A computed fold for a 328-nucleotide part of an RNA from Phocaeicola sartorii, annotated as large-subunit ribosomal RNA, domain IV. The RNAcentral record of the full RNA draws on ENA and SILVA. Its Rfam family is "Bacterial large subunit ribosomal RNA".

[in-house]
Context: one part of a larger RNA
């Protein structure tokens, strides 16, 4: 000098992206135990004391409690053996994941909805047979979004999808077969015309799904304005005009895991605060099962702060092991 491991005066987060990391704490008895809350929890909340020995003392069947005494710095005498609290965010929870850089706010859930499916079900493997589902049957099974658990889920069916409809309009192969052609009896002096069959083409007509079409449907994919103008101070506009829309964003929340401009303003926290935490609303670009606002408890979650503590740090200092070094 590494590396482990211990140990420090006075301070104690001044370190640092950030208390990372070490340190407080820790077992058992008695005492207490806020706030909130789904009354179950929140709880070991917090915040205090006690813990060894002796006794022929009291109580007790004893376990032991009380009393009274006694020694040490120190009695759960070593080891093992919760640091606490305040507040957001974000997921209800417990659980699952990137075997080997990610554990999480991701995925699952319990619950909610929508669709399909009547049994030889849909749904999915498979060329078929055949099988899963299922020796199940609509309180079932599949598919696909949401995602305890309170309030709730506004408006658009113009688009794209699915579902119904069957008048018209479009249309395929089939069906039909007007004509045309080619060939030939025959006819004509040639030119040439030309019956039947044959053979080649082939018009009108007919022709179903689907597409146009006409309804329905958003907890189906998915949307949810613009501009001018007005009140007896100044602002602002409850309120009128106009344009376009399929309809122009409702509750509710909001500089948010979304806010560019922004370290946005105020207010509280600090001596000082790009974060944070409460408001405001000028939502660039929130917004209602792509779910919206809360939300007890629960997170090796992620953010700010407080106390305890501490070699993180002012600033380092010492001890032990081991390695490095230098010899063999």
């Nucleotide at each position: 000098u590494c590396a482990c491991g211990g140990u420090u005066a006075a301070g104690g987060a001044a370190c640092u992206a950030g208390g990372c990391a070490a340190a407080c704490u820790g077992a058992c008895c008695c005492u207490g135990u806020a706030a909130c809350u789904u009354c179950g929890g929140g709880a070991u909340a917090a915040a205090g004391g006690g813990u060894c020995c002796c006794u022929c003392c009291u109580c007790g069947c004893a376990a032991g409690a009380g009393a009274g005494g006694g020694c040490g710095c120190a009695g759960a005498g070593a080891a093992u053996a919760g640091g606490u609290c305040c507040a957001g965010g974000c997921a209800a929870c417990u659980g699952u994941u990137u075997a080997a850089c990610a554990a999480a706010a991701a995925c699952a859930c319990a619950g909610g909805g929508c669709u399909g499916u009547g049994c030889g079900a849909a749904a999915u493997c498979g060329a078929a047979a055949g099988a899963u589902c299922c020796g199940g049957u609509a309180u079932a099974c599949a598919g696909c979004c949401u995602g305890a658990c309170a309030c709730c889920u506004g408006c658009c069916c113009g688009g794209u999808g699915c579902u119904g409809g069957a008048a018209g309009g479009u249309u395929a192969a089939g069906a039909g077969g007007a004509g045309a052609c080619g060939u030939c009896a025959u006819c004509g002096c040639a030119a040439g015309a030309g019956a039947a069959g044959c053979g080649u083409u082939g018009a009108a007509u007919u022709g179903a799904a689907g597409c146009c079409c006409c309804a329905g449907u958003a907890a189906a994919c998915g949307g949810c304005g613009g501009c001018c103008g007005u009140a007896a101070c100044u602002a602002u506009a409850a309120c009128g005009g106009u344009c376009c829309u399929a309809a122009g964003g409702u509750a509710g929340c909001g500089a948010a895991a979304u806010u560019c401009c922004u370290u946005g303003u105020c207010g509280g926290g600090u001596a000082a605060g790009u974060u944070c935490c409460g408001a405001c609303c000028u939502g660039c670009a929130c917004g209602a099962a792509u779910g919206g606002u809360g939300u007890a408890a629960u997170g090796a979650u992620c953010u700010g702060g407080a106390c305890g503590c501490u070699g993180u740090c002012u600033c380092a200092a010492c001890c032990g092991u081991g390695a490095g070094c230098u010899c063999a």